[in-house]
Molecule: transfer RNA
Organism: Dehalococcoidia bacterium
RNA sequence: GGCAGGGUAGCUCAGAGGCCAGAGCAGGGGACUCAUAAGCCCUUGGUCGGCGGUUCGAAUCCGCCCCCUGCUA
Numbered sequence: 001g002g003c004a005g006g007g008u009a010g011c012u013c014a015g016a017g018g019c020c021a022g023a024g025c026a027g028g029g030g031a032c033u034c035a036u037a038a039g040c041c042c043u044u045g046g047u048c049g050g051c052g053g054u055u056c057g058a059a060u061c062c063g064c065c066c067c068c069u070g071c072u073a
Stems, first nucleotide, its partner, number of pairs: 001072007010025004018056001027043004049065005
């Protein structure tokens, strides 16, 4: 350099045109307990890598760029 996959919450990931952007873990609070842990209940947290384009509507489709991983020369 070429090809492929990926970038979404603090972390691991789902979401494949309209469905409130979600789950688990982590964090905060509550209840329980003599107390702690586990389990239970509630809850905070996101301009979906960046900029443009298409569309009535984009995390999702298209283009360029940035970053990560693998293969290849």